[in-house]
RNA sequence: UCGGUGGAGCGUGAUGGUCGCGGCACGCCGGUGGUAGGGGCGUGUCGAGGAAAGUCCGAGCUCCAACGGGCAGACUGCCAGGUAACGCCUGGGCGCCGCAAGGCGACGGACAGGGCCACAGAGAACAGACCGCCCUGUAUCCAAAGGGUAAGGGUGAAACGGUGGGGUAAGAGCCCACCGCGCGUUCGGCAACGGACGCGGCACGGCAACCCCCAGUCGGAGCAAGGCCAAGUAAGCAGCGAGACCCGGCCCGGGUCGUUCGAGCUGCGGGUAGGCCGCUUGAGGUGGCCGGUGACGGCCAUCCCAGAGAGAUGACCAUCUGCUCGCCCUUCGGGGCGCGCACACAGAACUCGGCUUAUGGCUCCACCACUCCC
Numbered sequence: 001u002c003g004g005u006g007g008a009g010c011g012u013g014a015u016g017g018u019c020g021c022g023g024c025a026c027g028c029c030g031g032u033g034g035u036a037g038g039g040g041c042g043u044g045u046c047g048a049g050g051a052a053a054g055u056c057c058g059a060g061c062u063c064c065a066a067c068g069g070g071c072a073g074a075c076u077g078c079c080a081g082g083u084a085a086c087g088c089c090u091g092g093g094c095g096c097c098g099c100a101a102g103g104c105g106a107c108g109g110a111c112a113g114g115g116c117c118a119c120a121g122a123g124a125a126c127a128g129a130c131c132g133c134c135c136u137g138u139a140u141c142c143a144a145a146g147g148g149u150a151a152g153g154g155u156g157a158a159a160c161g162g163u164g165g166g167g168u169a170a171g172a173g174c175c176c177a178c179c180g181c182g183c184g185u186u187c188g189g190c191a192a193c194g195g196a197c198g199c200g201g202c203a204c205g206g207c208a209a210c211c212c213c214c215a216g217u218c219g220g221a222g223c224a225a226g227g228c229c230a231a232g233u234a235a236g237c238a239g240c241g242a243g244a245c246c247c248g249g250c251c252c253g254g255g256u257c258g259u260u261c262g263a264g265c266u267g268c269g270g271g272u273a274g275g276c277c278g279c280u281u282g283a284g285g286u287g288g289c290c291g292g293u294g295a296c297g298g299c300c301a302u303c304c305c306a307g308a309g310a311g312a313u314g315a316c317c318a319u320c321u322g323c324u325c326g327c328c329c330u331u332c333g334g335g336g337c338g339c340g341c342a343c344a345c346a347g348a349a350c351u352c353g354g355c356u357u358a359u360g361g362c363u364c365c366a367c368c369a370c371u372c373c374c
Base pairs, nucleotide, nucleotide: 003368004367005366006365007364008363009362010361013320014319015318016317017316018315019314021047022046023045024044025043026042027041028040029039049345053356054355056354057353058352059351060350061222062221063220064219073218074217075216076215077214078092079091080090081089082088093107094105095104096103097102108213109212113211114210115207116206117205130153131152132149133148134147135146136145161179162178163177164176165175166174180202181200182199183198184197185196186195187194188193226277227276228275229274236268237267238266239265240264243257244256245255246254247253284303285302286301287300288299289298290297291296321342322341323340325338326337327336328335329334
C1' cells in the first nucleotide's frame, strides 16, 4: 500500500442568539355553588435513544394464593466462572468452516422402550445380489443353468468400519500393520476433556428440532399493580323530631306528604366523579486506584440527568466546520469565490439487566495474509 478479521466511540455537525412548548422551584395576580385539585403572568433551572422499538427472556416492586410432598405441564441441557437473576456474559473443551486473524454450533442419553428413515435402488437394520468377479458339468469360445463371493461398478442423505499388505478359485477382520471404534490402566486438568500404554477383532447405521429416559428450574397476575383522600346522588344506621312542601308579590283559601309503617334536619357510612401517592436516588452515571486472562468485583472522589395529562423537546438567524456542484487561480501539493446540503433508523409513559430487530454517515484501536513496493 492493497485485501481482510475483530472491536470501541459519535450519531437533528459545532457554538451562540431570538421566539415557542412541557416539568419543577420561587414571586405576583385573579377566581368557583363546591371537596381535593386547579388558572394566568414573570424569573430561574431541567427536558429522548442507542436502540426509547419488538415485548422474547431474567429481575426489582405490588397485590392475591400458599403445611409438606407428588403427578401433569412448560422451559433449560458440554465444563468452570460472573451476576440480584437469566435462555445473558466471560474463559475453556469438543465439532465444523476459513491459508490466517477469526467465525458458527438446541453440544445430555440411540445396549430402558416405542416409532420413523421419502425418492432412487437388488437391498434401509441382526439386510441384500442388478452389473461384475470366480468355480462346476464340458476339450475351447459364446449363451444359459447351478453354486461361491461382496473387492470393483451402480442407487442413495445414509449400504453393516477405512487405507495398505498377506491370503484365496474369486473374495471376505479370514490374518497382519496403521487409523477409527469400544473397554481397561495410568498421567495432566477443579471439570468438560486430552496424552500415553495395553486389550478386543467389528460386535454398536442415522434421527431425541418424534414420543421417551436422565438432570435441573418454575405458584398466579401485573403500575389499568396497589395505597390514600374524597364532592354530588341513592340505600342503610344513629340522634333530634311535628310539621314540611306546592299554587301566589302578600293575606285569605285550596292541595300533596307525614305524625303506630316517622316528613324534615344533623351526623355516621360505603367510595362514584375527581384528586394525591406509587414516580424516578438507582443492582445509577463519570473519573481514578487496586484484584482478576476475562466477564466482573472492591475502595475513594464527584454528579443528580424528563417524568408529566393520550402525552412537551420545535422553528428561525449568525459564525465556524465538512461535503456535492459550478467558476477562477496554481509552484499541480492545493487555494479562493458562489449556490446548495448536513440527511439514517426512530419518539420516553413503573424501573432495571439482557437478547433480537432497524439504522445514511463519520472517527479511532488491535490483529491477519502465499497483494505489491522499499
The RNA shown here (Bacterial RNase P class A) has 374 nucleotides and comes from Gemmatimonadetes bacterium 13_1_40CM_2_70_7.
The coordinates come from a structure-prediction model, not an experiment, and the mean pLDDT is 76.
It matches the Rfam family "Bacterial RNase P class A". It is annotated as a ribozyme. About the family: Ribonuclease P (RNase P) is a ubiquitous endoribonuclease, found in archaea, bacteria and eukarya as well as chloroplasts and mitochondria.
RNAcentral records the identical sequence in 3 taxa.
A source record names the gene rnpB.